[in-house]
Context: one part of a larger RNA
């Protein structure tokens, strides 16, 4: 001089843009943070609506018949988004390469979806418990669950052959047939099994990647062979045999420390420091283990609730919020409008991701706090050589302006879909149903008392803070008298201190200044 995720002291007008536990990966009340399909299922606890019944005419019963829908089976999705840096010095991260691999949904290829069975929750009974939550019985359905059939451009093969699959639901409908349910067809979401692909993920390599020799030998699945078994897969990844070998002063090992990278900060460069927020990857999840997960399970522990003492519950390094700890760091805040995930055909529902408000001069940029005139060089201060200088065109007066804040009025962009409605295509037996392209209608803002615009009235509301001995821009009088004090180094103060303290007056900076820490 330049930086900061700062703090501390004194001040403090506005607005915009970011940023806000650097310590206790301490403990945690209370609310919220992952749900959704009823177009996969049996069904109906509550709501409404309908439709019967009953009468006391505004109530009561019934009926899953409809919108819907507690709990339940079942699919998908809680493995993503969010948070933290504890472990780790590694193929962990970074780069530049490989082969022996799986990958839901999504795009593409080719076929198929036939025919059966048998439970099993809920419901109902009935019993154990304080509770959590069990237990027996009957009886029920699926796109749950298991046989069979059927099989290739798949999968094994000893090349003869063997082996493996599935589910249905909705919409609409002319003949046909009907037990009047539906059967057929026909569209769409599905389902199965293949084929590329994309997307993500596993694993193997060279080089790189903290400090200590006052750490010098480390190593027995250890290094490699063969054979099993294991993985999607490659490997001592495992087990059995066999060899004795494998790293090391180009630093094995052992200690300490530490997430790693784009990157950020200083420097003209090298290079040093450093990894807040953003982005990429790793690890983590109350601690240890199981087998692999924050808000899933199951032992053990260690806490912290609740209990009828028999036994139970818990897991904020998710958003707020509380104790603690600390120099220190925000709301128990609104919205699902937008962007994005989950489900679902769709409406649509979830969504402390995310999008805004709040709070904080934390930090960056902007504005303003007025302008122009104004010599009687005024009054006060303050100096003084007593004449004067000096605060100072400053003020006051006069003449204007209204930026921001205040009041009132107006007011966008962030909203384009979906959805009804209609026209051509496309599909079909069809002018249904559906899809694609167009046209036209209807609304959707949390932020919003907001951007912006325009009135109104008046200088009106709106400057401090640190310094003045040299370094280093800026001097003089009082008080004090090696005392009180000051200091970053040098060093002032012991009676004429431009260095303590206080006034004037004068230097820089500015909504800030200034100390401290800390790096170049």
């Nucleotide at each position: 001089g330049a930086u900061u995720g700062a703090a501390c002291g004194c001040u403090g007008g506005c607005g915009g843009u970011a940023u806000g536990c650097u310590u206790a990966a301490c403990a945690c009340a209370u609310g919220c943070a992952a749900g959704u399909c009823g177009a996969a299922c049996g069904g109906u606890a509550g709501c409404a609506g309908c439709a019967g019944a009953g009468c006391u005419u505004g109530c009561u019963c019934u009926g899953g018949c409809u919108g819907a829908c507690g709990a339940g089976u079942g699919g998908c999705g809680g493995a993503c988004g969010g948070g933290u840096g504890c472990g780790u010095a590694a193929c962990g991260c970074g780069u530049a390469g490989g082969a022996a691999u799986c990958u839901a949904c999504c795009u593409u290829u080719u076929a198929g979806u036939g025919g059966g069975g048998g439970a099993u929750a809920g419901c109902c009974c009935g019993g154990a418990g304080a509770a959590a939550u069990c237990c027996g019985g009957a009886u029920u359905a699926a796109u749950a669950c298991c046989g069979c059939a059927u099989a290739a451009u798949c999968u094994c093969u000893a090349c003869g052959g063997a082996g493996c699959a599935a589910a249905g639901u909705g919409g609409g409908g002319g003949a046909u047939c009907u037990u009047c349910g539906g059967a057929c067809c026909u569209c769409a979401c599905g389902c199965u099994a293949u084929u590329a692909g994309a997307u993500g993920a596993g694993c193997c390599c060279g080089c790189g990647u903290u400090a200590g020799a006052u750490u010098a030998g480390c190593u027995u699945g250890u290094u490699g062979g063969u054979g099993g078994g294991g993985u999607a897969a490659u490997g001592g990844c495992u087990c059995a045999c066999c060899a004795a070998g494998g790293c090391u002063a180009c630093g094995a090992u052992c200690u300490a420390u530490a997430g790693c990278u784009g990157g950020u900060u200083u420097g003209a460069g090298a290079g040093g420091a450093u990894g807040a927020u953003c982005a990429g990857c790793c690890a983590c999840a109350c601690u240890g283990g199981g087998a692999c997960a924050c808000g899933g399970c199951c032992c053990a522990g260690a806490c912290u609730c609740c209990u009828a003492c028999g036994g139970g519950a818990g897991g904020c390094a998710g958003c707020a919020g509380u104790g603690g700890g600390g120099a220190a760091u925000a709301u128990u805040g609104g919205a699902c409008a937008a962007u994005g995930g989950g489900c679902g055909c769709a409406a649509g529902c979830c969504u402390g991701a995310u999008c805004c408000a709040g709070c904080a001069a934390u930090a960056c940029c902007g504005c303003g706090u007025g302008u122009g005139u104004g010599a009687a060089g005024a009054a006060g201060g303050c100096c003084u050589g007593a004449g004067g200088g000096u605060u100072g065109u400053a003020a006051a007066g006069c003449a204007c302006u209204u930026u921001c804040a205040a009041u009132a009025g107006g007011g966008a962009c962030g909203a384009a879909a979906a959805g009804c409605c209609u026209a051509g295509g496309a599909u079909u037996a069809a002018c249904a149903c559906u899809c694609c392209u167009g046209g036209g209608u209807c609304u959707u803002g949390a932020c919003u008392u907001a951007a912006c615009c325009u009135a109104u009235a008046g200088a009106a509301g709106a400057a401090g803070c640190a310094c003045c001995g040299g370094c280093u821009a800026a001097c003089u009088c009082c008080g004090u008298g090696c005392c009180a004090g000051c200091a970053g180094c040098c060093g002032c103060g012991g009676u004429a201190a431009u260095a303590c303290g206080g006034a004037g007056g004068g230097u820089g900076c500015a909504a800030g200044c200034g100390u401290u820490a800390a790096u170049c």

A computed fold for a 520-nucleotide part of an RNA from a metagenome, annotated as small-subunit ribosomal RNA, 5' domain. Its mean pLDDT, the model's own confidence on a scale to 100, is 85.